[in-house]
């Protein structure tokens, strides 16, 4: 420097019967209001809700199995654009997806507390801790096998072959 692999509930992407979202939201009718309280800030004039009845979805995100592509896999941090959301209409902000820029910030998956996202106990992402687990270095026992203990480091490692 090149190629080839290994960590296991590994990682991402389709696609899914289904739950679930929900008897909600929307629409109809009755009724009541122009007050008052509510809608992410604030401002305008309006809207809707607050009761009761019928009617009655979706979407995002879970999803067993299957199939792809992979082992910085893939997440995540800034930063830019575009959509679109929380009544309408301006102004700020805030969240969401998506794609492209940057970042060497994270070895891996569990559990927990506590924040964010969500309709949610799901799932998703974060900071913290816990143990486990793969790696290598250090010391240490040893029947000298990498088997066993103990402490440390990070994938820019580790192995193998050229």
């Nucleotide at each position: 420097g090149a190629u080839a692999g290994a960590g296991g509930c590994g990682c991402g992407g389709c696609u899914g019967a289904c739950a679930a979202g929900a008897g909600u939201a929307g629409c109809c009718c009755c009724g009541g209001c122009a007050a008052a309280c509510g809608g992410c800030a604030g401002g305008a004039a309006a809207c809707c809700g607050u009761g009761g009845g019928g009617u009655g979805a979706a979407a995002g995100g879970g999803g067993a199995g299957g199939c792809c592509g992979c082992c910085g896999a893939g997440g995540g941090g800034a930063g830019a654009u575009a959509u679109g959301g929380g009544u309408u209409c301006c102004u700020g902000g805030u969240c969401a997806u998506a794609u492209c820029u940057u970042u060497g910030c994270c070895g891996g998956g569990c559990c927990g507390u506590c924040g964010g996202g969500g309709a949610a106990u799901a799932c998703c992402c974060g900071c913290c801790g816990g143990a486990c687990u793969g790696u290598c270095g250090c010391g240490g026992c040893g029947a000298c096998a990498u088997g066993c203990c103990g402490c440390g480091g990070a994938g820019a490692g580790c192995u193998g072959u050229c």
About this RNA:
Predicted 3D model of a 162-nucleotide RNA (Lysine riboswitch aptamer) from a bovine gut metagenome. It matches the Rfam family "Lysine riboswitch aptamer". Rfam describes the family as follows. Riboswitches are metabolite binding domains within certain messenger RNAs that serve as precision sensors for their corresponding targets. Allosteric rearrangement of mRNA structure is mediated by ligand binding, and this results in modulation of gene expression. This family includes riboswitches that sense lysine in a number of genes involved in lysine metabolism, including lysC.